The prediction has a mean pLDDT of 79. The RNA shown here (SAM riboswitch aptamer (S box leader)) has 115 nucleotides and comes from Solitalea agri. Rfam family: SAM riboswitch aptamer (S box leader). Rfam describes the family as follows. The SAM riboswitch is found upstream of a number of genes which code for proteins involved in methionine or cysteine biosynthesis in Gram-positive bacteria.
RNA sequence: UUCUUAUCCAGAAAGACGGAGGGACAGGCCCUGUGAAGUCUUAGCAACCUUAAUGAUCUUGCAUUAAAAGGUGCUAAUUCCUGUGACACGUAAAUUGUUGUCAUGAAGAUAAGCU
Repeated sequence: UUCUUAUCCAGAAAGACGGAGGGACAGGCCCUGUGAAGUCUUAGCAACCUUAAUGAUCUUGCAUUAAAAGGUGCUAAUUCCUGUGACACGUAAAUUGUUGUCAUGAAGAUAAGCU
C1' cells in the first nucleotide's frame, strides 16, 4: 500500500512550548488571539488486541460477566450535518426539493487480520 471483518447517537482535558489556522474531501454549519495546527508532559476514557471466570461446544471458534499490567486508539459539536438508494410528502406534471422516514449505501476514521 491492497483486501477482509468489526465498530462509529456512549465516554473522557489540563499544563508547557508554539503563533494562525482547524473540523478528511465538496457544500453547509461551526471552533479559534478568552490562543488554531503541531510537539511534549501529566491525567483520563474506552475495551479492538489481551487476561480471568462461567455457559455451551468434538475442536476451532462463540456468548455473558469482570479486570486494566501491556500494544493501539480516543478525550468540541452523532463520523458536526448532508453526499447513495428506496419510500413518503410536495408539485398541474417533473429528471425538481434549505422537507421527512428507512437502509447492511458511498466516503472517512479506528482496531484486528491478510498481502
The source organism's lineage runs through Bacteria, Pseudomonadati, Bacteroidota, Sphingobacteriaceae and Solitalea.